RNAcentral holds the sequence, with entries from ENA. Predicted 3D model of a 400-nucleotide RNA (Bacterial RNase P class A) from Roseobacter sp. Rfam family: Bacterial RNase P class A. Rfam's curators write: Ribonuclease P (RNase P) is a ubiquitous endoribonuclease, found in archaea, bacteria and eukarya as well as chloroplasts and mitochondria. It is annotated as a ribozyme. Its mean pLDDT, the model's own confidence on a scale to 100, is 75. Of the family's consensus pairs, 96% are formed in the model. It is recorded under the gene name rnpB.
RNA sequence: GCGGAGGGCCGGAUGGCCGCUUUGUCAGGGCAACCUGACGGGGAGGAAAGUCCGGACUCCAAAAAGUAACGGUGCCGGGUAACGCCCGGGCGGAGAGCGGUAGGGAAACCCACCGGGAACCCGACGGAAAGCGCCACAGAAAACAAACCGCCGCAUCCGUGCGGCAAGGGUGAAAAGGUGGGGUAAGAGCCCACCGCGCCGCUGGCAACAGGGGUGGCAUGGCAAGCCCCACCGGGAGCAAUGCCAAAUAGGGAUCGCGUGUCGUAAGACGGGGUUGCUUUUGCCCCAGCAGAUCCGGGUUGGCAGCUAGAGCUUGCACGGUAACGUGUCGGCAAGAGGAAUGGUCAUCGAACCGAGCAUGCUCGGGGAACAGAAUCCGGCUUACAGGCCCUCCGCGCGU
Repeated sequence: GCGGAGGGCCGGAUGGCCGCUUUGUCAGGGCAACCUGACGGGGAGGAAAGUCCGGACUCCAAAAAGUAACGGUGCCGGGUAACGCCCGGGCGGAGAGCGGUAGGGAAACCCACCGGGAACCCGACGGAAAGCGCCACAGAAAACAAACCGCCGCAUCCGUGCGGCAAGGGUGAAAAGGUGGGGUAAGAGCCCACCGCGCCGCUGGCAACAGGGGUGGCAUGGCAAGCCCCACCGGGAGCAAUGCCAAAUAGGGAUCGCGUGUCGUAAGACGGGGUUGCUUUUGCCCCAGCAGAUCCGGGUUGGCAGCUAGAGCUUGCACGGUAACGUGUCGGCAAGAGGAAUGGUCAUCGAACCGAGCAUGCUCGGGGAACAGAAUCCGGCUUACAGGCCCUCCGCGCGU
């Protein structure tokens, strides 16, 4: 310098005036709730979006243990409150430059094919001898799977018939492992070498896995984002959760609620019934039209709380770790609306880009920045994003 990639930050700034909301101090008014004024502090994002995951918290419900159904994850190891997330590793894949070709082209690394392949990126990455199922069309045949063309042998009335073959060709996404040699009538793991595959064991590694050795002619494909099997995890619903106050209505209606009780003066005990998806134990309720279960219908649309200091976030430094991250420490930061605030206006500056000038990087003028708005909170993922700045990695070339 060229090319290929990954990450971070900004995405308007400053000042004045006026306005909204929240909060602190002070003053005044008010029985109080609260109202008014002055001076200060705070006020929408990296995604607030999607509602795809995981939790905190609340209720079902008073728990414990187990479990069905259903759902989720899926290479190994670590991180985390947890996760389907993050980090590291393994295997596989795509991939720029590069090399080659008896290819195309006038030529250009311009196209095609083959080889190998950096950083980085991607993987719905457990199991196909547990079972079931599917592989359209084409093709002879799609897994207990095989003869269309063809090769070889014999016979021949020259039309063909019989037998052998699966090496060659064709069909297809995929056709009874691949390449080479021997052998054969022609062939075939039929035999041999190497590769692939199965089994056994050794070495390295926590492991996934990698490498080497021995042995066997060797079971024959794919799909499990088909059912399924295996391992692990998971109760459900959600701030419109839930709690309190006030008020109002219909103290509503229907069906079910098996079979009964015993002792005791009584209290109560035994027993029975009911209660979270199911079972057991404990707890609680009821003992008769009871507790409760199921369904239908009515009232409440008001106010307050939940509501924002948490597994909080974060610059620097120290220690541990390859890293994610963890521990400690000095600091810094931190909307709480309630139909929904976080704004308006003026001035100056202001990127890319456009025009003019000429001194070729300066001057003048114009221009005026994307996606997009909290609603219980947090950790992630995914999607959208004009423009600008910064950092890092890899390959090739040149120079020192």